The RNA shown here (transfer RNA) has 72 nucleotides and comes from Microctonus hyperodae. It matches the Rfam family "tRNA". Rfam links the family to the GO term triplet codon-amino acid adaptor activity. The source organism's lineage runs through Eukaryota, Arthropoda, Neoptera, Eumetabola and Microctonus. The sequence is in RNAcentral, with records from Rfam.

[in-house]
RNA sequence: UCCCGUAUUGUCUAAUGGCUAGGAUACUUGGCUUUCACCCAAGAGGUCCGGGUUCGAUUCCCGGUACGGGAA
Numbered sequence: 001u002c003c004c005g006u007a008u009u010g011u012c013u014a015a016u017g018g019c020u021a022g023g024a025u026a027c028u029u030g031g032c033u034u035u036c037a038c039c040c041a042a043g044a045g046g047u048c049c050g051g052g053u054u055c056g057a058u059u060c061c062c063g064g065u066a067c068g069g070g071a072a
Base pairs, nucleotide, nucleotide: 001071002070003069004068005067006066007065010025011024012023013022018055027043028042029041030040031039048064049063050062051061052060
């Protein structure tokens, strides 16, 4: 320098145009317990950035950024 892939709550991971973005774990509150833990219920928290296509974009297209891999 070129090519390929990935980017979603604190962490891990689903969702391939119809979203009110799902689950696990962690966290907070309440219940249970003599107390803690376990268990039960509830709550808060997320689509890397910019633009385009579309009635509608996590999803499709373009560019950028970061990370990983490959070629020279």